Annotation: Predicted 3D model of a 313-nucleotide part of an RNA (large-subunit ribosomal RNA, domain IV) from Norrissia setchellii. The gene name in the source record is rnl.
[in-house]
Context: one part of a larger RNA
Formats: sequence, structure tokens, C1' cells
RNA sequence: UUGUAUUGAAGGAACUCGGCAAAUUAACUCUGUACGUUCGCAAUAAAGAGAGCCAUUUAACAGCGGUAACAUAAAAUAAGAAGCAACGACUGGUUACCAAAACCACAGGACUCUGCAAAUUAUAAAAAAGUAUAGGGUCUGACGCCUGCCCGGUGCUUAAAAACGAUAGAUUUAGGUUAAAGCUUAAAUUGUAACUUUAAGUAAACGGCGGUUCUAACUAUAAGAAUCCUUAGGUAGCGAAAUUCCUUGACGGGUAAAUUCCGUCCUGCAUGAAAGGCGCCACGAUUGCUUCACUGUCUCCAAUACAAAUUCA
Repeated sequence: UUGUAUUGAAGGAACUCGGCAAAUUAACUCUGUACGUUCGCAAUAAAGAGAGCCAUUUAACAGCGGUAACAUAAAAUAAGAAGCAACGACUGGUUACCAAAACCACAGGACUCUGCAAAUUAUAAAAAAGUAUAGGGUCUGACGCCUGCCCGGUGCUUAAAAACGAUAGAUUUAGGUUAAAGCUUAAAUUGUAACUUUAAGUAAACGGCGGUUCUAACUAUAAGAAUCCUUAGGUAGCGAAAUUCCUUGACGGGUAAAUUCCGUCCUGCAUGAAAGGCGCCACGAUUGCUUCACUGUCUCCAAUACAAAUUCA
């Protein structure tokens, strides 16, 4: 000096990206327990109190009395707590060996295919010793309130007639070869699917969901009016958001002081309804912020023990 432990005056997060690390708390008995809530929970919420030994007493505690210690859960083992917000309902699973999460899954919801020699599948197998309350595919993701408008484009479904569409196929005749069958050449006749085109339907299919100008007796704003374009012009809700460029937006809260945080506003660069929208109890080694407690994280380092390194002998 480094490592692993232990201790520390006064202060107590001033450290730092961030309380990272450490410290605090801890088992048992008794008291007591808020907001919220899906009434199950939340909850060991929080916040408090107690404890040895001897004698007495008792069914056993409790109680009364005595007594030792700095200290009685006497050492060790054994939650720090609370609040606000984001995301995901939850238990579960995941990058074997840098990521455990807001990702995946999930119960629930929806669409779609499949009538059984089922769809799905290259084959085998499976589906299934099942039969539409079944099986396959896709999306969403508990629960609550909901899920708006657009079928013009692309896709899918259905329908009709016309056109297109095979050197497919079938029939006939003739020729070649042949004992026959067959093969082959040519001609004629017949004749069909997908596809393409058209129309209708379909968005919990892929997707999409405007601009300009003017207007109210202060000003400002524009319920309203006009006009252009579109298949239709974004509804409910939410909104500087895990989405906001300008931006450290504005106002309020919290701080002595706040680019973070919480609430509100709406001027949404570029929110928005199953690529779901908005809420939400419980849950989370998730993420952001705050408070109390606690501490060598720090002010500011010091000492001790044990190792290692280094120097000297």
C1' cells in the first nucleotide's frame, strides 16, 4: 500500500449518475393498525409495550414479594419503514457464460379456417382412439367503462356473364409400321380449371382518419358562415406523456435553492381506441421521485486483527 473483517468524536447523504456499499430493523407474547379495495385483502400496515433468577401462589398463566447485572429475545440465527407516480393485472418463463425487464406466457376477449377420407402438414407422424361447447391459424391480454368514422387502394369472401386461358384430355377419320395389339404422323370435331376482368360484401383484415378565408357592441377568442379537396376527414378518452422538436413550455406543490418528481393547462413538431383507449385493488430482486430511521457514502480520515505485496536484516 492492497485485500478481508472490526471499531469510531461531532455532523448525518453534505457522497454519488443513483443511499451503490454499509448500517438500521429482526424471532416470540400482548396492545394497536390508515388511505385504498375486485370486500378476499391492504396487514407482521404504521405505532407501542413486555421478557432474567428465587420464593409464594395456581390446573396453568397472571399477581404480590425478594434479588443480581452496564446489559435478561443477555451470545448466534430471524423484515428497515412510509408516501406519490410509470409500466405490466397476478403465480410463472427468458438472452446456459455481461441484460430477468416494461420482453414471452397467462386466464379472459375477438376474427378466421375445418362437416370428418376434416382443416392444419414437403413426407412420416400428429391432429384424434377427438367431431364445431371440437381441432387448427392470427391478433389482443385479469377485472371495470368502452372499442367511433372510412371498403377508394391492397387482401379475402361471394356472385354472374363475356373475354382470356393446356402441345391437358376425349372422340372420329386417313397415312406409316404390324399377324394383331400397340406406337406414331396429319386433319377434323369436342372441351375444362385456376388466372385476368366486373360487381357486391368485409376493418378485433393490411391500412387510413384534411386545408384555406371570414365572423360576436373593449380586446381576445370563434359557437357560426363560405370555399377547395377526399373513400372518409380522429369520435370517447388521454395528453410537454416510456410519445413534446421548440423546451429547463406555462401555472401550482414540494426545496433556502429543483433540466428530476407530483398536479393542472392544451399551442398533440409527430396521442387515440384489440399493432387496443382510459382507469384500477393486489402483486414486482422492474423504473422515476420524496420522507422518517440509519449509518465512515461523505466532511476527513484514523486505529486494530489476519493475509499478501514492498523495504531492511